Source information
The RNA shown here (glmS glucosamine-6-phosphate activated ribozyme aptamer) has 152 nucleotides and comes from Faecalicoccus pleomorphus. Model confidence (mean pLDDT): 78 of 100. The RNAcentral record of the sequence draws on Rfam. The organism belongs to Faecalicoccus, within Bacteria.

RNA sequence: AUACAAAGAAAAGCGCCAGGACUGUAAUUUUACAGUUGACGAGGACCAGGUUUUUCGAAAGAUUCGGCGGGUGACCUGGAGGCUGGAUACGGCCUGAAACAAUGGACAAAAACAGUCUGUGAAGAUUGAACAAAUCCAUUCGGUAUCCUCCA
Numbered sequence: 001a002u003a004c005a006a007a008g009a010a011a012a013g014c015g016c017c018a019g020g021a022c023u024g025u026a027a028u029u030u031u032a033c034a035g036u037u038g039a040c041g042a043g044g045a046c047c048a049g050g051u052u053u054u055u056c057g058a059a060a061g062a063u064u065c066g067g068c069g070g071g072u073g074a075c076c077u078g079g080a081g082g083c084u085g086g087a088u089a090c091g092g093c094c095u096g097a098a099a100c101a102a103u104g105g106a107c108a109a110a111a112a113c114a115g116u117c118u119g120u121g122a123a124g125a126u127u128g129a130a131c132a133a134a135u136c137c138a139u140u141c142g143g144u145a146u147c148c149u150c151c152a
Stems, first nucleotide, its partner, number of pairs: 014069004019065001020037007040057003046079007080095005085148006101140005113128006
């Protein structure tokens, strides 16, 4: 490097660490070794390709800093199936939903506080009770042309 076989675990605030910060030991101009930390939940996939700094808030207040990789975001193109009272055409939009907008409603976990356990320590795990925004739910509102339908 290639091939084969067996077992276990495992993801998108996800994975990793060589910067930084911190701890321990040794040595004492300043280094070496070993460690710790390095995103809190909510939310998120029609298929293929491309591009790109990928939704929402909470906490904290130099570290959720910095770096690398990845990713269900957004936009564009093509394809499949649909929504917009019915049909056709155009337009807008959607991927279990379907113009934009307005109003109202609902739902967290960390942190903090008080404890417990592990570790020499930095720190890690865990118990208790709360508080969001967007997606979401409800209401209002809502294309053009021709014909039709409903109502009057």